Notes
The RNA shown here (transfer RNA) has 73 nucleotides and comes from a Patescibacteria group bacterium. It was read from a public genome assembly. Its mean pLDDT, the model's own confidence on a scale to 100, is 82. Its Rfam family is "tRNA". Gene Ontology term of the family: triplet codon-amino acid adaptor activity. It is annotated as a transfer RNA.

RNA sequence: GCGCGCAUAGCUCAGUUGGUAGAGCAUUCGACUGAUACUCGAAAGGUCCUAGGUUCGAAUCCUAGUGCGCGCA
Numbered sequence: 001g002c003g004c005g006c007a008u009a010g011c012u013c014a015g016u017u018g019g020u021a022g023a024g025c026a027u028u029c030g031a032c033u034g035a036u037a038c039u040c041g042a043a044a045g046g047u048c049c050u051a052g053g054u055u056c057g058a059a060u061c062c063u064a065g066u067g068c069g070c071g072c073a
Stems, first nucleotide, its partner, number of pairs: 001072007010025004019056001027043005049065005
């Protein structure tokens, strides 16, 4: 330099054909217990990497860029 993949909650990751952003773990609160742990219930937590474009509507499609990884040279 060229090609491919990834970027979504604090962490690990889903998200179907474009139509209200989710799970597990962690955190906080509650139940249970003599107390703790386990278990159960609930809550909080998001500029969906950035900037444009298409569309009535974009995490999702298109373009450019940034970061990381892999391959080729």